[in-house]
Context: one part of a larger RNA
Parts: sequence; structure tokens; C1' cells
RNA sequence: AACGAACGCUGGCGGCGUGCCUAACACAUGCAAGUCGAACGAGAAAAGUUUCUUCGGAAGCCUAUUAUAGUGGCGGACGGGUGAGUAACACGUGAGUAACGUACCUUUAAGUGGGGGAUAACUAUUUGAAAAGAUAGCUAAUACCGCAUGAGACCACAAUGUCUUCGGGCAUAGGGGUUAAAGCCUUCGGGCGCUUAUAGAUCGGUUCGCGGCCCAUUAGUUAGUUGGUGAGGUAAUGGCUCACCAAGACAGAGAUGGGUAGCUGGUCUGAGAGGAUGAUCAGCCACACUGGGACUGAGACACGGCCCAGACUCCUACGGGAGGCAGCAGUGGGGAAUCUUGCGCAAUGGACGAAAGUCUGACGCAGCAACGCCGCGUGUGUGAUGAAGGCUUUCGGGUCGUAAAGCACUGUCAGGAGGGAAGAAUAAAAUGACGCGGUACUCUAGAAGAAAGCACCGGCUAACUCCGUGCCAGCAGCCGCGGUAAUACGGAGGGUGCAAACGUUGUUC
Repeated sequence: AACGAACGCUGGCGGCGUGCCUAACACAUGCAAGUCGAACGAGAAAAGUUUCUUCGGAAGCCUAUUAUAGUGGCGGACGGGUGAGUAACACGUGAGUAACGUACCUUUAAGUGGGGGAUAACUAUUUGAAAAGAUAGCUAAUACCGCAUGAGACCACAAUGUCUUCGGGCAUAGGGGUUAAAGCCUUCGGGCGCUUAUAGAUCGGUUCGCGGCCCAUUAGUUAGUUGGUGAGGUAAUGGCUCACCAAGACAGAGAUGGGUAGCUGGUCUGAGAGGAUGAUCAGCCACACUGGGACUGAGACACGGCCCAGACUCCUACGGGAGGCAGCAGUGGGGAAUCUUGCGCAAUGGACGAAAGUCUGACGCAGCAACGCCGCGUGUGUGAUGAAGGCUUUCGGGUCGUAAAGCACUGUCAGGAGGGAAGAAUAAAAUGACGCGGUACUCUAGAAGAAAGCACCGGCUAACUCCGUGCCAGCAGCCGCGGUAAUACGGAGGGUGCAAACGUUGUUC
């Protein structure tokens, strides 16, 4: 000097930040990912109203292009959390990919023809305590499946040019083989889609050079191990996997083993070099009760998806089921220690939608905490009989001290009353609503009223006397104080330093 701090004492206001560093311990409750009827079939009820009525009610209209499930599409791989694991191409930086992928978006080109069979919802029957099903029947689609067409793409041939890591890549023309689609809305102008291909953008996969911890009281390690051939697998290279063959590969420039640890931009300190560190914010990585696995998909081996095993918790009719806060709040526990079960989608951003809009604990705000930084205030002027009182005294006095009182003023801030925002624009205009919020800000009447403490005073180190105590009680960062005149212990008066704080402890330089 610094801090995500804690503790003690004290505490007026505001702005901006920050707030489980410990148990990646366990979690009650609510919310945190939905959306589209302009893809599709089905389609209520209450209220109201009309007609009939045996006065119980029945039917129609409206409700209703509705609600609500279901099929289908897109999104749930983003956003948010945490740092357990990881000493590794995990990260940083610089390259390669002639070894690769990329939904939505943009560009360009070509197409969108004609058919088929199902199935959920629904209805009926039925099993189960529940969770959840079973059987039969009906139906639609931008769901599913053949056929046609093939500008192109892919596959195997064969030609020319060009580049090349000599493996091959790219471009052009050739004849073979394989391969696509879906409609919806419309003001009838068109719009939104769908399929194939091209280029781009974006985002990723993968490979390599270099860089950044400790221990040699860890010296040898390794059999898919190192390489080759062939095959499988992948978007893609590769022992990634497998069969066969060879016997290699790494290591004192530290292999292997052990310990510790997410990495970085940065942060703190320091004149710098360096040292320490990696909260908040930003980038990357890893993880999602523990371990394993794949499915779907452009993308996951998927925090609020699935399956299996395990531990734990809950429900049960004992047959069987349900769950995963390291999302936001919140609870218990641990701990020296860390907040509200708040408001809103108004802004920014995201998902879906043609749009209106819906969803959004991202985010924007508010709440709590002197946890930090910064700012402001707790009055200003005048006032000597130097009042009273305290302390001290050589008893004359000295000191607190212009300090107080008194008189005159001001109104920051707090409280009262009145007014009252900005926080974009998106063809134009009008009207209304809305979170922070009746907040900020502003005006005004009254009123010094409501607002100062903490540590220290032997030297280092700014600041001294009295009383008590008597090597006791105690102090202490170091030196050291205390055994009867203690500026060092305890109290008082006085003083010094900082100030809504001041000290102590811890940690780093």
C1' cells in the first nucleotide's frame, strides 16, 4: 500500500460498486423454456339469448377462426450456475487442415410433377392404489413411404490444362450408374415456405511450434506399447479399433511416479526488474447426485431429456412408483463470515410467430449489509465578569477556554406541504396504459432543532500531569515497564492522530 475480509467499539445522509473464499454437503416451497391455429384433424364449458315445456328440463344461436390436450415444425446444445476433476494441445500465442463439418442468415442457379398406406387425438371395452398402460375401431397433415424428372451433386471410368507436402488437389468437356421436394396465406399483384446445388458469413472439430507449478528423500518407464501393411469406423487425420508383421518408443535438456492447481485478459504490490494472485467483468475449458451408455438432432453423449447400476430422500393398497437448486429467491448444516421465498418485461438481449403477441429469476430495478471507494453534513459570526464546574497548584495562580451561556445569522441534510421528469428514433398522426416511482430533481414555510466517535500519549512515534497499585494486578509489535514518588499497569484531567468511522487479527507485496 492492498483486501470478496472477520472481530471489538461507535454510527447521520447520498452516489457507484461488491456480498458462501468453508460442505461439488443435503434440500421443503414457488418460479427459472417455450412458442406457432398463416402446417394438421378434432373441438368444449360458464354467462347471455330464442323456441318448446309434463315447469324437472330439452333444442337452437352465441360464446367460438375460442379454451384445452394431441400430431407436426422450430427452439429446449443459447442464456444462467459452479471450479469438483484436469499438469493436459486444458489454456495463451502463432501457424496448418491437399484431412473436416456448419441449422437459422446472405448470394447465385435449377426445380417444386403424380400417387400410396398408416397413426395420435377421438370413440368403445378394459388393467392398475398410483405412476402408467392394453385391445378394437375412425381420421388429417409442411408427419411417413414408393414412382417420375436431374440443372447439379455423388460413385467408378477415361482425356486435357494447372498447382502440389508427389499421396493428390482444382478447372474444363465426355459417355455410364445412384439420388429431391410440401404446402400455407392472399387485397389474386403476390408473400412465406419446401428440394438440390454454389459461394459467403458465423460457429466449431482436428494437428503442430513455442510459453507458464513443486518434489530426484520419485530413475528407469512402456505390449496397442512404437512403427508398417490391410480392413473397419468417423464430418475428418490417426492404434481411434481390429487382423497380421517388425521390435521398437520415451528418459538426466528430468521420462515414469507423487503432490498441488481450472487457464488467460487481468488484479495487488513495486521506481523498475520482479513477487503474489486469478472474487466481481470478459475469453476459453471442464462439470451438472456418483459411475457408465447411447438415442434424437446441423450441433449433445445433453444442468431443469432418455436408459442401466449405486448411494440418499419421498409415496404406496407392498404388487410397484417418484426425485436430483454447482439456475433465482429461500431452508437446514458447516463456519470467524457473506443478502429478499421482492417488482417488471418499460429498456437491452434471446426463443417462437407473417404479425398482434406469448415466454424469459437473462436482464432492468428495488430490498438488506459502513463490506469497499467517493462526496456531504453534524452549523456560521460575535461573545471575557476569562462565569459556573472539573483538573491541577509553589495556594498567588494555571488550564479546559471564545469553549459554553447570551446576541445575530444561514438552511446543506432529515422531516412537512406543492409541482414533477429524461431514460431515443424506426411512414405519419391521435388516444390510452406501464416497472424503477410520486423516485430523481425543483419550489416553499418553519426550525440549530435530529446527527461524533475510536485509537493512542516511555523510545521507535505526533502527544504529560495527578491519584490508585506496589515484581501484585497487569501491559507488550521490538527494546522492555511494574519490588512505595510508574509520563510504560488501572482511573481521571489534559493532549495527539484519524474521523462516520477508528482500532485489532489474518493474508499478499
About this RNA: A computed fold for a 509-nucleotide part of an RNA from an uncultured prokaryote, annotated as small-subunit ribosomal RNA, 5' domain. The coordinates come from a structure-prediction model, not an experiment, and the mean pLDDT is 81. Its Rfam family is "Bacterial small subunit ribosomal RNA". The RNAcentral record of the full RNA draws on ENA.